[in-house]
């Protein structure tokens, strides 16, 4: 940095820390001193990918390993269509970013 899947479903406690924090820009909204980021334990969830084991086969078990995740849709809007006689709102479709896995 390229290619691909996938992205309204689910899953928190405890101890340290001691002010932020939801990617990044702008707006919005929202979470926190009843304690943010961050480290550690310990639970958990999913099931993308390696093994196991069932199956003809799809596909199934979480059993064992490798990542990954546990407010709130990726929190939401941003660009382009559609729907409305137009604007606004608002609803749906796609597109950008971003995350994750899995190949290069």
């Nucleotide at each position: 940095c390229c290619u691909u899947a996938u992205u309204a479903a689910g899953a928190g406690c405890g101890a340290g820390g001691g002010a932020g924090g939801g990617a990044a820009u702008g707006g919005g909204c929202c979470c926190u001193u009843u304690g943010a980021a961050c480290u550690c334990g310990c639970g958990g969830c999913a099931a993308c990918c390696c093994g196991a084991u069932c199956a003809g086969a799809a596909g199934a078990u979480g059993c064992g390993g490798g990542u990954g995740c546990c407010a709130a849709a990726u929190c939401c809007c941003a660009c382009g269509g559609a729907g409305c006689a137009a604007g606004c709102a608002c609803u749906c479709c796609g597109g950008c970013a971003g995350a994750u896995g899995a190949g290069g």
The RNA shown here (SAM riboswitch aptamer (S box leader)) has 104 nucleotides and comes from a bovine gut metagenome. The sequence is in RNAcentral, with records from MGnify. It matches the Rfam family "SAM riboswitch aptamer (S box leader)". About the family: The SAM riboswitch is found upstream of a number of genes which code for proteins involved in methionine or cysteine biosynthesis in Gram-positive bacteria.